[in-house]
RNA sequence: GACUCGGAUCGAUGCGGCCGGGACGCCCAAAUCUGGUCAGAAUCGGAAGGGAGCAGCCACACGGGAUGCUCCAGGCAGGCGUCGUCUCCGGGUCACC
Repeated sequence: GACUCGGAUCGAUGCGGCCGGGACGCCCAAAUCUGGUCAGAAUCGGAAGGGAGCAGCCACACGGGAUGCUCCAGGCAGGCGUCGUCUCCGGGUCACC
């Protein structure tokens, strides 16, 4: 001096961790100002029947709750993998002085 190995720094990239948030799923959730069905009662009709419609029931909404090998983006400290920089450290081989 050349080649090469390992490590560090820096950069890029991928995976993962923790934290809060959102979505989805589950449960709860409306005297009335949501919907559907509307017992009873009332009402219209000569009648058959009709309209409106409280409670109840069902569904959903505002919202809330516990939870998830789920998804989405964000923040945090810095872990692991890969690649690169030829900046640094420690070696190996060869050649020359």

Bacterial small signal recognition particle RNA from Cyanobacteria bacterium bin.51, 97 nucleotides, folded computationally. Its Rfam family is "Bacterial small signal recognition particle RNA". Rfam describes the family as follows. The signal recognition particle (SRP) is a universally conserved ribonucleoprotein involved in the co-translational targeting of proteins to membranes. The family's RNA type in Rfam is non-coding RNA gene. Lineage of the source: Bacteria > Bacillati > Cyanobacteriota. The coordinates come from a structure-prediction model, not an experiment, and the mean pLDDT is 78. Of the family's consensus pairs, 100% are formed in the model.